[in-house]
RNA sequence: AUGAGAAAAAGGCAAACUAUUCGAAAGAAUAGGACGCAAAGCCUAGGGUCUAAGGUAGUGAUACUAUGAUAGCCUGGCUGCCAAA
Numbered sequence: 001a002u003g004a005g006a007a008a009a010a011g012g013c014a015a016a017c018u019a020u021u022c023g024a025a026a027g028a029a030u031a032g033g034a035c036g037c038a039a040a041g042c043c044u045a046g047g048g049u050c051u052a053a054g055g056u057a058g059u060g061a062u063a064c065u066a067u068g069a070u071a072g073c074c075u076g077g078c079u080g081c082c083a084a085a
Base pairs, nucleotide, nucleotide: 005082012037013036017032018031019030020029021028022027035072041078042077043076045075046074047073048070049069050068054065055064056063057062
């Protein structure tokens, strides 16, 4: 230096749920709370999934649709603490 995560240490993040706020919804933010996480740090580029306000079709019921959401679904990109063999 590399490192595919053995061990240890320092520290980090925070699922469900609850409250408040925002949002059409999916969901998000903040506080509490810890299921878990070695990138659970960052980026929607590709795929998946969720939603369907608006739009399109329809007499209607409804169907389709992302420019919305998810990085804690996967791949990819960028960055990063410790570290044996």

Annotation: The RNA shown here (c-di-GMP-I riboswitch aptamer) has 85 nucleotides and comes from Evansella caseinilytica. It matches the Rfam family "c-di-GMP-I riboswitch aptamer". Rfam links the family to the GO term cyclic-di-GMP binding. Its mean pLDDT, the model's own confidence on a scale to 100, is 89. NCBI's taxonomy places the organism under Bacteria, Bacillati, Bacillota, Bacilli, Evansella. It was read from a public genome assembly, where an Rfam model found it. Of the family's consensus pairs, 95% are formed in the model.